[in-house]
Context: one part of a larger RNA
């Protein structure tokens, strides 16, 4: 020194990112009490009190099983006991005496409605679920989806109050405006459109035949018109979804404005002008798990508060099922404050056990 304990004067969180750690206090006995807010169940064991051992006595006294009546429901009677009340004494610092077990509490915010699920081996959560809600597919011989290359399976021995799939995410109050663009569904009248079908025309080859040239001739060579065939090409028409198009549609992907003036102090601007859009952010939150500027400004709370709470509103950049505000109740979640309490600290201190260190 290290690990794991135990005490400690005054002080009590002054420690520290943060009361992490320790301590502390209650201890699912009984009595008596118990707020706010609440979905009326909770919240609560809320909180916050007193009681408890042992000796004897005094009062009351059940259920049940006996005994009487009665058919039976029932009714009445005896006696014990379990229990409960009162007031006396006895003893000890202490009486739920030990030991095992064994809620700290209270205000108050955000965030999640909760019980639950998760990164096996750094993250337990505000993530995932979830009940509820809403959208979209699917009418069943073979659904819609899903695996399988295929038989086959699932779905389901189900049949739209059922199956699937996205969002959202308990309850309450509500959920605005934009269909231009993306997509998603209807539509068919025009346009455009693949391969195919078509074949107008055009090109190459091309026996024969024409022309020249050499050779006495056979024949050889140059050129040239070009039949059928074969073969390169190839308009015109005919041609599907698709796209254009023409419409619905947001709890579909999404979007949801600038500038200038005005009111008898001054300030602001119901209000007016203008530009531009699809439409220009509703309600209800608001410096916020969202506020850069910023420790905004006011107030509470403290001796002093970059956090907190309560307002404001200049929302750099909340906002309405990528939900919006509330919100009991729960939460090993985050945040702030109080009581108790206490080697966190102020400021150390001693001791015990196992190490470490000598020595073997």
């Nucleotide at each position: 020194c290290c690990a794991u304990c135990g005490u400690u004067u005054a002080g009590g969180a002054a420690c520290u990112c943060g009361g992490c750690a320790a301590a502390a206090a209650a201890g699912u006995g009984g009595c008596c009490g118990u707020a706010c807010c609440u979905u009326c169940g909770g919240u609560a064991u809320a909180a916050g009190g007193c009681c408890u051992g042992c000796c004897a006595c005094a009062u009351c006294g059940a259920a049940g099983a006996c005994c009487c009546c009665g058919c039976a429901a029932g009714g009445g009677g005896a006696g014990a006991u379990a229990g409960a009340u009162g007031g006396g004494g006895c003893c000890g610092c202490a009486g739920c005496g030990a030991g095992c077990g064994u809620c700290u509490u209270c205000u108050u915010u955000c965030c999640g409605a909760c019980u639950g699920u998760u990164u096996a081996c750094c993250a337990a959560a505000a993530a995932c679920a979830c009940a509820g809600g809403u959208c979209c597919c699917u009418g069943c011989u073979a659904a819609a989806g899903c695996c399988g290359c295929a038989a086959g399976g699932c779905g389901a021995u189900g049949u739209a109050u059922a199956g699937g799939g996205g969002c959202u995410g308990a309850u309450g109050c509500c959920u605005g405006g934009c269909c231009a663009g993306u997509g998603u569904c209807a539509g068919a009248a025009c346009g455009u459109u693949a391969a195919g079908g078509g074949g107008a025309g055009a090109g190459g080859u091309g026996a024969u035949c024409c022309c020249g040239a050499a050779g006495u001739a056979a024949u050889u060579u140059g050129g040239g018109c070009g039949u059928a065939g074969c073969u390169u090409u190839g308009a015109a028409c005919c041609g599907a979804a698709g796209c254009g198009c023409u419409g619905a549609u947001g709890a579909a992907c999404g979007c949801c404005g600038g500038c200038g003036g005005u009111a008898a102090c001054u300030a602001u601007a119901a209000c007016c002008g203008u530009c531009c859009u699809a439409a220009g952010g509703u309600a209800g939150c608001g410096a916020a798990a969202u506020u850069c500027c910023u420790u905004g400004u006011c107030g509470g709370g403290u001796g002093a508060g970059u956090u907190c709470c309560g307002a404001c509103c200049c929302g750099c950049a909340c906002g309405a099922a990528u939900g919006g505000c509330a919100u009991a109740a729960c939460g090993a979640g985050a945040g702030a404050g109080a009581a108790a309490c206490u080697g966190u600290c102020u400021c150390a201190a001693c001791g015990a056990u196992g190490g470490a260190c000598u020595c073997g």